[in-house]
């Protein structure tokens, strides 16, 4: 410095480059950039679909491809509407839905630092700073019909 195998832990803003931008070459050849974090594994299938959230930036996180935890449908299971079964309606194991409020929560970029990265583009190491999810709470809406039996 290469390949091969095994455990564990992480990781789906996640992997990839034929564009396009940078470095380097006389040129070819090469080479660097191409999502920063948070949140998300609906029980399970099946389709759709340019898949929340706020940072940063202003050649770019921009084009491109692949994937995916999102959203909708539809189909099974499942829970809840007291208990069976049928119909309906709402969610998905924390198994009603909205509003609002209060707390609390990141990296990255900038700066700085790099003898122990590179010839450069770049790389790497580092405080501080958010929203939305969720959680408390407060309001407000819905918590069905039809049958038979129990309480």
């Nucleotide at each position: 410095g290469g390949g091969g195998g095994a455990u564990c832990a992480u990781u789906a803003g996640c992997g990839c480059c034929u564009g396009g931008a940078c470095c380097g070459u006389a040129a070819u050849u090469g080479g660097u950039u191409g999502a920063c974090g948070a949140g998300g594994g609906u029980u399970g299938g099946c389709a759709g679909u340019u898949a929340u959230c706020g940072a940063a930036a202003g050649a770019c996180u921009c084009g491109g491809c692949g994937g995916a935890u999102g959203c909708u449908g539809c189909c099974a299971c499942g829970g809840c509407c007291a208990u069976c079964g049928c119909a309906g309606g709402u969610c998905g194991u924390u198994a009603c839905g909205a509003a609002g409020a209060a707390a609390g929560c990141a990296a990255a970029a900038a700066g700085c630092g790099g003898a122990a990265u590179g010839a450069a583009a770049a790389c790497c190491g580092u405080a501080a700073c958010a929203g939305a999810g969720g959680u408390u709470c407060u309001u407000c809406g819905g918590g069905u019909g039809c049958g038979g039996a129990u309480a």
Molecule: glmS glucosamine-6-phosphate activated ribozyme aptamer